[in-house]
Description
A computed fold for an 81-nucleotide RNA from Trichodelitschia bisporula, annotated as transfer RNA.
RNA sequence: GGCGGCGUGCCAGAGUGGUUAAUGGGUAUGACUAGAAAUCAUAUGACUUCGGUCGCACAGGUUCGAAUCCUGUCGCCGUCG
Numbered sequence: 001g002g003c004g005g006c007g008u009g010c011c012a013g014a015g016u017g018g019u020u021a022a023u024g025g026g027u028a029u030g031a032c033u034a035g036a037a038a039u040c041a042u043a044u045g046a047c048u049u050c051g052g053u054c055g056c057a058c059a060g061g062u063u064c065g066a067a068u069c070c071u072g073u074c075g076c077c078g079u080c081g
Stems, first nucleotide, its partner, number of pairs: 001080007010025003018064001026044006045054003057073005
């Protein structure tokens, strides 16, 4: 340098055009307990005038509608030379 795959919340990881971006872990608070552990409940991306708005590596494009399709860029992995 060519080709291919991948990039989603604190972490892992689903979702591959129409919604709520799941689920698990971790963490926080509460319940339980004499106190813990275990278990259970709730919460856990950002901004906000609390009504909402935005968010899937980054930037464009296609579409009525994009995490999902296309283009470019960046990064990682594999492979070929």

The sequence is in RNAcentral, with records from ENA and Rfam.
It matches the Rfam family "tRNA". Rfam 15.1 lists 5,335,975 matches to the family in 14,413 species.